C1' cells in the first nucleotide's frame, strides 16, 4: 500500500417577461435547469519547449446507472378471515442531436441549429403542489481480521 467486513456523513436544478382565457408559473411567445460513474484532443500546472508525468475541472441526446413504473412471495405484521398494511428484482419497461470546422484520431472541442425531461393533483407542467423530514446511482472519512 492493495484487497476489504462494518461505521459514519453527504449526495438535484429551474418560470422571469408578455399573450389568449372566467381560470394556465400547465396553452402559446421569449426566459431558465441537466443526478452519477466511465470515455476525453480542451483548460490549468510542470518543461525554454515538445514528449512524459501531475492533479482538478469538462457530454442532458455517446456506453452504463439511479430516480419511475410493471411483474415477481411458500415474505412479515395485523385481522372480525373479507381483507389491510409493509417490505421484496437479479426479470420486463422507459427520453432526446443533427449539421459544419479543425485534426491522424473527437457523437466529448468549437460554431450554428435541434431535441429531451417519471408518476398523482390541477386548465394540458423538465420549472407549481405532492408521495418526500423517503429512496438512492455514488462521493468522501474513518476502519477490525487475514493475506
Nucleotide at each position: 500500500a492493495a484487497u476489504c467486513a462494518g461505521u459514519u456523513u453527504c449526495a438535484g436544478g429551474g418560470c422571469g417577461a408578455g399573450g389568449u382565457g372566467a381560470a394556465a408559473u400547465u396553452c402559446c411567445u421569449c426566459a431558465c435547469u441537466g443526478g452519477c460513474g466511465g470515455u476525453a484532443a480542451g483548460u490549468g500546472g510542470u518543461u525554454u519547449a515538445g514528449c512524459u508525468c501531475c492533479a482538478a475541472c469538462a457530454a442532458g441526446u455517446c456506453c452504463g446507472c439511479g430516480a419511475g413504473c410493471c411483474u415477481g412471495g411458500u415474505a412479515u405484521g395485523c385481522g372480525u378471515c373479507a381483507g389491510c398494511a409493509u417490505c421484496g428484482a437479479u426479470g420486463g419497461c422507459a427520453g432526446a442531436a443533427u449539421g459544419g470546422g479543425u485534426g491522424u484520431g473527437a457523437u466529448u472541442c468549437c460554431c450554428a441549429u435541434a431535441c429531451c425531461a417519471a408518476c398523482g393533483g390541477u386548465a394540458c407542467a423538465g420549472u407549481c403542489c405532492g408521495g418526500a423530514u423517503g429512496a438512492a446511482a455514488g462521493a468522501a472519512a474513518c476502519g477490525a481480521a487475514a493475506u

The RNA shown here (FMN riboswitch aptamer (RFN element)) has 147 nucleotides. Model confidence (mean pLDDT): 76 of 100. The model forms 97% of the base pairs in the Rfam consensus. It was read from a public genome assembly, where an Rfam model found it.